Predicted 3D model of a 316-nucleotide part of an RNA (large-subunit ribosomal RNA, domain IV) from Eubacteriales bacterium SKADARSKE-1. Its Rfam family is "Bacterial large subunit ribosomal RNA". The coordinates come from a structure-prediction model, not an experiment, and the mean pLDDT is 88. The sequence was found in a public genome assembly.

[in-house]
Context: one part of a larger RNA
RNA sequence: GGGUAGUUAAGGAACUCGGCAAAAUGACCCCGUAACUUAGGGAGAAGGGGUGGUGUAGCAAUACACCCGCAGAGAAUAGGCCCAGGCGACUGUUUAGCAAAAACACAGGUCUGUGCAAAAUCGAAAGAUGAAGUAUACGGGCUGACACCUGCCCGGUGCUGGAAGGUUAAGAGGAAGGGUGCAAGCUCUGAAUUGAAGCCCCAGUAAACGGCGGCCGUAACUAUAACGGUCCUAAGGUAGCGAAAUUCCUUGUCGGGUAAGUUCCGACCCGCACGAAUGGUGUAACGAUCUGGGCGCUGUCUCAACUACCCGCCCG
Numbered sequence: 001g002g003g004u005a006g007u008u009a010a011g012g013a014a015c016u017c018g019g020c021a022a023a024a025u026g027a028c029c030c031c032g033u034a035a036c037u038u039a040g041g042g043a044g045a046a047g048g049g050g051u052g053g054u055g056u057a058g059c060a061a062u063a064c065a066c067c068c069g070c071a072g073a074g075a076a077u078a079g080g081c082c083c084a085g086g087c088g089a090c091u092g093u094u095u096a097g098c099a100a101a102a103a104c105a106c107a108g109g110u111c112u113g114u115g116c117a118a119a120a121u122c123g124a125a126a127g128a129u130g131a132a133g134u135a136u137a138c139g140g141g142c143u144g145a146c147a148c149c150u151g152c153c154c155g156g157u158g159c160u161g162g163a164a165g166g167u168u169a170a171g172a173g174g175a176a177g178g179g180u181g182c183a184a185g186c187u188c189u190g191a192a193u194u195g196a197a198g199c200c201c202c203a204g205u206a207a208a209c210g211g212c213g214g215c216c217g218u219a220a221c222u223a224u225a226a227c228g229g230u231c232c233u234a235a236g237g238u239a240g241c242g243a244a245a246u247u248c249c250u251u252g253u254c255g256g257g258u259a260a261g262u263u264c265c266g267a268c269c270c271g272c273a274c275g276a277a278u279g280g281u282g283u284a285a286c287g288a289u290c291u292g293g294g295c296g297c298u299g300u301c302u303c304a305a306c307u308a309c310c311c312g313c314c315c316g
Stems, first nucleotide, its partner, number of pairs: 001311008010302002014300001019297001027051005036041001038145001052067006068072001080295007087287002092104002108143007120129003146282004151212003156209002158205005165200003171194002176189005213231005240274001241271001252268005
């Protein structure tokens, strides 16, 4: 000097990115227990009180009386709690060896394929899975409990349907021409015409991939613009939410909390660049989740000290 344990005056988070770590809470019995809620929960909410021994009574729980100690769950093992918000409904799953999460899954929702020798998948094939199942079934995609909802656009891309016309391969066809031959012939090239799917074309389809405007003017102060004009578009973002896990400017502005708050909570809306199953907005319960606040508690700190054991170091 370090490690591992332990104790500490006064203060009590002033430490720090952050209460990280430590301390505190802790068992059983009794009393008591809020908002909210899907009425199950929340809940061990929170917050209080008790706990040894002897005697008597009693089946007992227990009641009464007395006794001992600093201390009676006498040692050890044994929840800290509350408030608010984000995300994900939940129990689960995951990067074996830096990530356990808001990621994955999930029940539920929806779209789509599939009529059975099913679709799909593995396999040159035989064959197998699907399934000893049969559309209340099986495969695939998206979403992700529940509640309230899920707006407009089919122009592009995709998918589905259509089949009149256009285009279109091999093939069919064989006008015409070439080579050769005395010729019959042999051989080569080859126009018109015909000719499938596909594409063009015509429709449908967004819980398919996706998309969801600009400029100018206008009201008895000002400001603003319910209103009007105009251009463009397939259609111009509806409900709800909003400085948000999304806001650049930005520590936006106002309010709350603090003596003091780039974080946090509640509002506002000027949404650089939210928005409806790449789901929108809520939501009780749940979470080794993330964020802010408070009570308790403490060597985290003010500010360090001491004790035990061990290591290092020194002497022998």